[in-house]
RNA sequence: CGAACUUUAUAAGCGCCGGAACCUUUUUUGAAAUGUUACUAAAAGGUUGACGAGGUGAGGGAUCUCGAAAUGUUCGGCGGGUGACCUCCGGCUUCCUGGCAGUCGAUAAAUCACGAACAAAGGUCGUUUGUGAAGACGACACAAAAACGUGUGGCCGGGAC
Numbered sequence: 001c002g003a004a005c006u007u008u009a010u011a012a013g014c015g016c017c018g019g020a021a022c023c024u025u026u027u028u029u030g031a032a033a034u035g036u037u038a039c040u041a042a043a044a045g046g047u048u049g050a051c052g053a054g055g056u057g058a059g060g061g062a063u064c065u066c067g068a069a070a071u072g073u074u075c076g077g078c079g080g081g082u083g084a085c086c087u088c089c090g091g092c093u094u095c096c097u098g099g100c101a102g103u104c105g106a107u108a109a110a111u112c113a114c115g116a117a118c119a120a121a122g123g124u125c126g127u128u129u130g131u132g133a134a135g136a137c138g139a140c141a142c143a144a145a146a147a148c149g150u151g152u153g154g155c156c157g158g159g160a161c
Base pairs, nucleotide, nucleotide: 014079015078016077017076019075020048021047022046023045024044025043026042027041051067052066053065057088058087059086060085089105090104091103092102093101095159096158097157098156099155100154112151113150114149115148123140124139125138126137127136128135129134
């Protein structure tokens, strides 16, 4: 360097499931008889169970932003978690520097005003896998917040010029 085999990882709006809903098979119930469907119950095995955007200085405890869809489970529950808070570190608010205050995280002020922009699913039209519930995929359309651009935007000292 190449080949074969095995194991693990390739998850962070992420993973999982004993509730629930739904499906399949078998058995059962199915009016006096036969057969069958619905129906009843049980067992076994399955399916669904949050759609993307944004987001990680270190430590800590408690658990988390934004909109889309739906109005029937995106219900209920478990495990996590990049948000927020506290402390520390660091940046910014003045060319350098100290303190305080504010704010953010190595893309390192916030606020306010204005500007321009960005998604996936559901949906529509198709393809495909599965006995089925359902799953996978292609095309088309539609957000908000943060971020971005322009403007706005501390106080008291020391220094340099």